[in-house]
RNA sequence: GGGCCCAUAGAUCAGACCGGAAGAUCGCGACCUUUGCAAGGUUGAGGCCGCGGGUUCAAAUCCCGCUGGGUCCA
Numbered sequence: 001g002g003g004c005c006c007a008u009a010g011a012u013c014a015g016a017c018c019g020g021a022a023g024a025u026c027g028c029g030a031c032c033u034u035u036g037c038a039a040g041g042u043u044g045a046g047g048c049c050g051c052g053g054g055u056u057c058a059a060a061u062c063c064c065g066c067u068g069g070g071u072c073c074a
Stems, first nucleotide, its partner, number of pairs: 001073007010026004020057001028044005050066005
């Protein structure tokens, strides 16, 4: 330098192919339960979907560029 893959909640990851309400588990807060802790139950908060642009009525999703990471080739 070139090819491919990845970037979504504090963590680990779905969702993308086939555009139409942003999700799961763990973690965290509150409450219930307990003398208390743990476990369990109920409930809640937490997201510029890496950045910029394009297409579209509508983009996490499609297209282009960039950044970072992984891997292969040279």
Transfer RNA from a Thermoplasmata archaeon, 74 nucleotides, folded computationally. Its Rfam family is "tRNA". Rfam links the family to the GO term triplet codon-amino acid adaptor activity. The family's RNA type in Rfam is transfer RNA. The coordinates come from a structure-prediction model, not an experiment, and the mean pLDDT is 82.